[in-house]
RNA sequence: GGCCUAACACAUGCAAGUCGAACGGGGUCCCUUCGGGGACUUACCUGGCGCACGGGUGAGUAACGCGUGGGAAUCUACCCCGGGGUGGGGAAUAACCGCUGGAAACGGCGGCUAAUACCGCAUACGCCUUUAGGGGGAAAGAUUUUAUCGCUCUGGGAGGGGCCCGCGCCCGAUUAGCUUGUUGGUGAGGUAACGGCUCACCAAGGCGACGAUCGGUAGCUGGUCUGAGAGGACGAUCAGCCACACUGGGACUGAGACACGGCCCAUACUCCUACGGGAGGCAGCAGUGGGGAAUAUUGGACAAUGGGCGCAACCCUGAUCCAGCAAUGCCGCGUGGGUGAAUAAGGCCCUAGGGUUGUAAAGCCCUUUCAGCGGGGAAGAUGAUGACGGUACCCGGAGAAGAAGCACCGGCUAACUCCGUGCCAGCAGCCGCGGUAAGACGGAGGGUGCUAGCGUUGUUCGGAAUCACUGGGCGUAAAGGGCGCGUAGGCGGCUAUGAAAGUCGGGUGUGAAAGCCCCGGGCUUAACCUGGGAAUUGCCGUUGAUACUGUACAUCUAGAGUUCGAGAGAGGGUGGUGGAACUCCAAGUGUAGAGGUGAAAUUCGUAGAUAUUUGGAAUAACACCAGUGGCGAAGGCGGCCACCUGGCUCGAUACUGACGCUGAGGCGCGAAAGCGUGGGGAGCAAACAGGAUUAGAUACCCUGGUAGUCCACGCCGUAAACGAUGUGUGCUAGUUGUCAGGCAGCUUGCUGGUUUGGUGACGCCGCUAACGCAUUAAGCACACCGCCUGGGGAGUACGGCCGCAAGGCUAAAACUCAAAGGAAUUGACGGGGGCCCGCACAAGCGGUGGAGCAUGUGGUUUAAUUCGAAGCAACGCGCAGAACCUUACCAGCUCUUGACAUACCUAUCGAACUUUCUAGAGAUAGAUUGGUGCCUUCGGGAACGCAGUGACAGGUGCUGCAUGGCUGUCGUCAGCUCGUGUCGUGAGAUGUUGGGUUAAGUCCCGCAACGAGCGCAACCCCUGUCCUUAGUUGCCAGCGCGUAAUGGCGGGAACUCUAAGGAGACUGCCGGUGACAAACCGGAGGAAGGUGGGGAUGACGUCAAGUCAUCAUGGCCCUUAUGGGCUGGGCUACACACGUGCUACAAUGGGCUACAGAGGGUCGCGAACCCGCGAGGGGGAGCCAAUCCCACAAAGCUGCUCUUAGUCCGGAUUGCAGUCUGCAACUCGACUGCAUGAAGUUGGAAUCGCUAGUAAUCGUAGAUCAGCACUGCUACGGUGAAUACGUUCCCGGGCCUUGUACACACCGCCCGUCACACCAUGGGAGUGGGUUGCACCAGAAGCCGGUAGUCUAACCCGGUCCGCCGGGGGACGCCGACCACCGG
Repeated sequence: GGCCUAACACAUGCAAGUCGAACGGGGUCCCUUCGGGGACUUACCUGGCGCACGGGUGAGUAACGCGUGGGAAUCUACCCCGGGGUGGGGAAUAACCGCUGGAAACGGCGGCUAAUACCGCAUACGCCUUUAGGGGGAAAGAUUUUAUCGCUCUGGGAGGGGCCCGCGCCCGAUUAGCUUGUUGGUGAGGUAACGGCUCACCAAGGCGACGAUCGGUAGCUGGUCUGAGAGGACGAUCAGCCACACUGGGACUGAGACACGGCCCAUACUCCUACGGGAGGCAGCAGUGGGGAAUAUUGGACAAUGGGCGCAACCCUGAUCCAGCAAUGCCGCGUGGGUGAAUAAGGCCCUAGGGUUGUAAAGCCCUUUCAGCGGGGAAGAUGAUGACGGUACCCGGAGAAGAAGCACCGGCUAACUCCGUGCCAGCAGCCGCGGUAAGACGGAGGGUGCUAGCGUUGUUCGGAAUCACUGGGCGUAAAGGGCGCGUAGGCGGCUAUGAAAGUCGGGUGUGAAAGCCCCGGGCUUAACCUGGGAAUUGCCGUUGAUACUGUACAUCUAGAGUUCGAGAGAGGGUGGUGGAACUCCAAGUGUAGAGGUGAAAUUCGUAGAUAUUUGGAAUAACACCAGUGGCGAAGGCGGCCACCUGGCUCGAUACUGACGCUGAGGCGCGAAAGCGUGGGGAGCAAACAGGAUUAGAUACCCUGGUAGUCCACGCCGUAAACGAUGUGUGCUAGUUGUCAGGCAGCUUGCUGGUUUGGUGACGCCGCUAACGCAUUAAGCACACCGCCUGGGGAGUACGGCCGCAAGGCUAAAACUCAAAGGAAUUGACGGGGGCCCGCACAAGCGGUGGAGCAUGUGGUUUAAUUCGAAGCAACGCGCAGAACCUUACCAGCUCUUGACAUACCUAUCGAACUUUCUAGAGAUAGAUUGGUGCCUUCGGGAACGCAGUGACAGGUGCUGCAUGGCUGUCGUCAGCUCGUGUCGUGAGAUGUUGGGUUAAGUCCCGCAACGAGCGCAACCCCUGUCCUUAGUUGCCAGCGCGUAAUGGCGGGAACUCUAAGGAGACUGCCGGUGACAAACCGGAGGAAGGUGGGGAUGACGUCAAGUCAUCAUGGCCCUUAUGGGCUGGGCUACACACGUGCUACAAUGGGCUACAGAGGGUCGCGAACCCGCGAGGGGGAGCCAAUCCCACAAAGCUGCUCUUAGUCCGGAUUGCAGUCUGCAACUCGACUGCAUGAAGUUGGAAUCGCUAGUAAUCGUAGAUCAGCACUGCUACGGUGAAUACGUUCCCGGGCCUUGUACACACCGCCCGUCACACCAUGGGAGUGGGUUGCACCAGAAGCCGGUAGUCUAACCCGGUCCGCCGGGGGACGCCGACCACCGG
């Protein structure tokens, strides 16, 4: 400090009474002469004072309501100071008594009575009034008889109120006009008082763009929060003022009210009721319900402070002082201190070493604040009186004892790991986390920050220079009005003087207190309280100053304007006039087409078109000149002539004397299209029609064609109305072109001269985010206007204004997004451009796509058809060899420390190992034989085996998107980068671009670059020529021997060859071209010529490309199974589809015959010879291989036959019979022989390879391998072409440049409809509510006025017979005026 929401409704209690010293009555007691008196008391009645303060609330109020400073025409009970008076009378009335009505509230009638109640009379210093003579107006007593308190009139004071004025006080112009008591005057009324406050009359005023009126919101202030300040937001507590008291109206009383706990009336609501009628108002203190996220006790006391009454005692006081409740705030304090390393246990992490929690704990030694217990016990009170108070405070004793939480840990932002989860669950202030390794979710350990609090939410200011006064902007980011004229306003040249409004100085008053700040003081400290000061930046009045601004007056000529003389111009308007073209009409010539297009068709034409000639008509526009040329404010303006007319420029003189600039509103002009009326209409041409194009084509193209385009008059008022750049003035380097003038010079048509105005290009300073601007500024300044404040919604809705309409101007919000945007950079992309390359196209040759088969894949099937590869860059791929094995798959059977590794223990056993048998599909199980090894210190040990135990093994289980390694691809494309320097705010650029050239970022030249690296090339290998060396297993020229023949032999080292080393080729030489370069073209020589041919070699990187199944590996998962073993099956399936191949479709086939290269071979190759038709078998020589073997190369050559047919093509399929390998060829091998003899006659759309020893074609060998699918792959040689004009096009690529809204980068981005769901808004037959304007009806209470009705003490007047009567006056009633919301 504590209802910010319902000024919502309230039960109950209390919150304003007091005075007996005004009076009557009552009660109790006493006395009594019984008449009465006295004391005490009582607030029932009369009377006085108070109840208008104090307390509550903020609904209303945008106002003299508040703040501040002034003012004059006023009131003021109680209080203070002063002056005077307080004499003498009268009539009533309540209480009370009697009767009586009513349920009650409350009355009615009659009778008695008092006063400080009421009414006259007297008196009146001063008072009021006045016609200046005069007139009017008071009082009260009580008492203790001393004094005191009163009463009355009056002057003044203090304090308090009422009224007026200057200035200040929120938002909206989609509120622009408001006002009739309105503004003023005169008079009157009214008020305490001025005043249209009210009324009558007169005048027609008053307010408003400096924001009236209207609408919305709101109590105002001192102050509070924030901020460096200027400001911004707020107005709790405390203090001042205002307003309100259920809602609305009204008055009464009173000094004071239009009255919170008074009255009357009206409505609503609640309560009582005997139904006739009554009562009530917590926004007083507590408390209740309700509303709400939310706010306390139906407490104590008048002890203090203060208030009311009273002489006083006293009484009253939910004001106040206290207590209670809630960590709501601020402040202070505690929950312990010291020591303590085996760094305990436990927890968590771990690289398994350790780390951390952590001196933390325990243990040991201390202390006792706070709380708790016991005892004492204030100040607050100046005599009495203490609710608080079991208080504060003090003392004693006990014991570490009773006392720690919350948020956070991805960045901002201090603080990190593990587990779980798996775009789920969730987090999130913004960015964003989570899709199997999450520091971001959840938990844990640890840490960080605060701490009796900590977080969250909401709100305000700050940061935000993000409304910019301090302190912003407008070419392209939001933003210059389409342009001018001009009103108000703002701003304004030189000189002098005056006055002193602004401005500046001095001093006075005021600016309440509290608060903030400073210095002190008091609670143990602080918060808090308290004394003083400062401050309160303001306002009023005063006194000075006079530079500047304003003002008054005077002057000047530099701004502005006028005059004279020249000049240019599509400036505007009107009227004439000219030629060319198109079209139409008429006539002539003339004949079959014309027209149009990418190509056509619609269309025109034999009824004579097009073409051509002549004549005529009509309309619109003005070729060349023509030019970043001219003019105009902009829109805009173009044949020629005339008339009318605006502006501008140059030169010169004189004159005016600041006459100027800008310009909210306003007024005018304002392209095209459009609208109205009337004309006109050649061409063109929206709409429309037809023809094409197309998937469609409401388009682009074509043929037609109407509004319109033109004229006159009138509207419209907008455009990318753009220089996307408002107007005016001054200042700030230049160069160059052009237009209109002037001057100077001379060589008289020129000039590198000069000057003014306009219009362009380039460029410095400066500016700019950059781009760019740059004397025509976007630079430096001044003046004024317009405009902007994230994107969308939206220049839209509503409202208003304008318009004939179309529409225009002005101009939001809900809602939604976390961006939208500018400039520049690097890439990528483009059905952009330039240059260039590649079997990329073209030119050729041969294929694929059709057939059969082989093989791989998809799909399907299956118990399983294991898995992977997916455009190029998966698909004869992993697989250089699936019958078992392989093998990962399936079925069944089986093992559980395991088939394999390391280490330990147990009982200790057994060497290890091995033979045989039985069961079984086998794994396996059982039995059984042989065997006793090595080292030794004789204890034992090492290796191995069996059984058990737990550590562990094992996994072709998952993740290639966790990885290493390896690989594919762009691509053997020519690129990719770095250092230093320079440029740029920066991203980046430069270098690397440019001119040439190359296969090449190859080289040369140039250049703010200079160098360098990875790539290119070269170095390496093979091949092509030669040389040297060497000479077997290879070779054989010459010599010799030998053979039927053969290097077979002696021998030779020449040749071939082998394999080592060298040579050679470098644009080196010549000519030409080129820039005297690089280089290119041609030539010579040469085996080879411009990289000789081929290979190896693959930059930075891209594709989360491929591979966890080659291997390795993080994480996860399985552990009597997802591991291990075995048998059998499957990977070989088959309506189908695709890829890659083989063989063919024929003209050739058959016979005879010739010539390679490169390989392989001892678990091997295997000769001769023999057998078999053959595969093959037998055989075994030789060979570890330049020796032997595989091993006959085949196309080819030669000459004979077949002659275009499903064949003497083709060989699939099938049958039978065999061979070989192997444990085993059923599923599922290859080969051989005989027989069979399918499709197929050159393959649609489409598509592939290849540029020379290449394609095509022919065979040979090898790896894998028991064998085999080989038609695959790899390697080898034989024969051996065609074509390339060329770079338009397709594909891919390189460099430069350009555009970009792309950056996952064109397989990008992105627009609209529709469907569904949701959010917000608009419309909607209507319906309900709030607020308000105008007109009217009606009109309570009340005040005012009237009054012929009724009643009427004291007072006044008159009369009187004194009894009284009448009148005035008064009350009630009635009437009228005003009038409340509600009501209608």

A computed fold for a 1384-nucleotide RNA from an uncultured prokaryote, annotated as small-subunit ribosomal RNA.
The coordinates come from a structure-prediction model, not an experiment, and the mean pLDDT is 84.
It matches the Rfam family "Bacterial small subunit ribosomal RNA".